[in-house]
Context: one part of a larger RNA
RNA sequence: UGACGGGGGCCCGCACAAGCGGUGGAGCAUGUGGUUUAAUUCGAAGCAACGCGAAGAACCUUACCAGGGCUUGACAUCCCGCUGAUCGGUGUAGAGAUAUACCUUCCCUUCGGGGCAGCGGUGACAGGUGGUGCAUGGUUGUCGUCAGCUCGUGUCGUGAGAUGUUGGGUUCAGUCCCGCAACGAGCGCAACCCUUAUCUUUAGUUGCCAGCAGGUUAAGCUGGGCACUCUAGAGAGACAGCCGGUGAAAGCCGGAGGAAGGUGGGGAUGACGUCAAAUCAUCAUGCCCCUUAUGUCCUGGGCUACACACGUGCUACAAUGGCUGGUACAAUGGGACGCGAUACCGCGAGGUGAAGCCAAUCCCAAAAAGCCAGUCUCAGUUCGGAUUGCAGGCUGCAACUCGCCUGCAUGAAGUCGGAAUCGCUAGUAAUCGCGGAUCAGCAUGCCGCGGUGAAUACGUUCCCGGGCCUUGUACA
Repeated sequence: UGACGGGGGCCCGCACAAGCGGUGGAGCAUGUGGUUUAAUUCGAAGCAACGCGAAGAACCUUACCAGGGCUUGACAUCCCGCUGAUCGGUGUAGAGAUAUACCUUCCCUUCGGGGCAGCGGUGACAGGUGGUGCAUGGUUGUCGUCAGCUCGUGUCGUGAGAUGUUGGGUUCAGUCCCGCAACGAGCGCAACCCUUAUCUUUAGUUGCCAGCAGGUUAAGCUGGGCACUCUAGAGAGACAGCCGGUGAAAGCCGGAGGAAGGUGGGGAUGACGUCAAAUCAUCAUGCCCCUUAUGUCCUGGGCUACACACGUGCUACAAUGGCUGGUACAAUGGGACGCGAUACCGCGAGGUGAAGCCAAUCCCAAAAAGCCAGUCUCAGUUCGGAUUGCAGGCUGCAACUCGCCUGCAUGAAGUCGGAAUCGCUAGUAAUCGCGGAUCAGCAUGCCGCGGUGAAUACGUUCCCGGGCCUUGUACA
C1' cells in the first nucleotide's frame, strides 16, 4: 500500500421487511449428471454450467459407431503426358460411393500455338471439428451501469509511498458547493444518439360522411376533399425556468402553469481491473501429433437409450371455473421456389381450384382473455388430460428406429404440494392471445408485440452483495 475481520461509523441495492405470484409434490416437454451402448460426437461446471453453444439431429447437418471404398486425395497452386471436353440424358451391376456402355457437346488463332476443362502420372504439398484457452489474437461472461480508476507538476517522507481523491454538506453519481499544500488534467458519471408521451408545420392513392353529391342487402363503394385519425420529415417543448419556504452555497421541500416536473418512461452505451473465468469446435494462430490415415467418399445406425438424481419450463388439480351458442376491441411483423382470399368437397387435419398482391393497396388474419345468454352443482366430476388402440391428413427420395397434425375410442397421476427456495416496486407482477427468426416439415424454447391489469414498501435491527472513511492483523 492492499486484502481480510462472527471490528466500528456513514450510505446504497427486490438485499431484508411489507405484499402478489411461483418452484420444491403430479403428468409431460427440455437440458444435465449417472448408467447403458458398437456409438450414445464435442464443449459449458457455484453465483457467472444445466430450454447453454443448437435461430430448429429422420437423410443431410454430423464432428460419433459398424460396414463398403479412395490414397496428390472432397478442396488450392505448380510440373509432365493424353484427350476435347465439362455439363446434360438413357441403360446395366451395386446398399450407395463407384464402375461401365451409348447419345449429345468448347472458344480464340498470325495455324506455330494459346485459353479453358477433363483424365492419367510424379512429387512438392493438400487435409485434420486431432492435442494444448495454462503458449496466443479476437470475441464473450462476471463483479456492475457499481462510482470508481489514474496521470502531470508541486509539496511531504531516507524509502515503499502519501497528498490531490481526505474533511463539512449534497447528489442516482469522484454530481455539485464550501474548506484544505495543493493546482490542473484524463478514462469513467451526466449530456450528445434511438424510442415513447404533447403540440405546430410540410405532405396526402391510409383515414373521413367531418361538410356536399351519387349508390347499395351491406361496405369510403364512387365523385369530391385533406378538417380529423394516421403515416414520416422538419421544428417547438422541461431549464429547478416561475412563486413560497429553508440553506453560506450546492441543493432540498411545497405550489402554480403544463401533455409531461425535478434523470418524465424505456433502450443503446460497460472505466482501470478481477476470476491463468469461457472459447484452439465460429474464425485466426505458435508448438506438438496423424499422413494408404487422426485425411476423404458412401450406406445404415447413433446423438432420441433408461433402475435413477438435479435444473429450467408447460399443463393441471377446478365454479373468479369447464362446456355450448352469440357478439366486440389490438399491436409488432412476414410474404414471389412466397402469402394465398371468395367458392366447392371433407366431422376435421386438409384437399380442389384460383382472384389479388413484389404489398399503408392483396394475403397470412380467427385476436384471446372480455361481454350477453344457456348448462354443469362440488364429484376424481361435463375437472384434468397422460397413456394406448384404430382410422386418416401434411411435408419430404424416405416418417421403422425418430416428425407434426386430425377424428373416434381410451381415460392415468393429480384435491394446491416437506425442509427449502425464486421473481417482481407500475402500465410493473399476474393473466390473455398474436407475430417473427431458424425452417421442406417440426416450438411448452428464444426474440418481439399488444389486450386486461393489481397488492405492498412501517422501516434498515437482521441475511446477501456493494461503495466511502477508520481500526486491528503471526496474510501478500
Molecule: small-subunit ribosomal RNA, 3' major domain
Organism: Thermoflavimicrobium daqui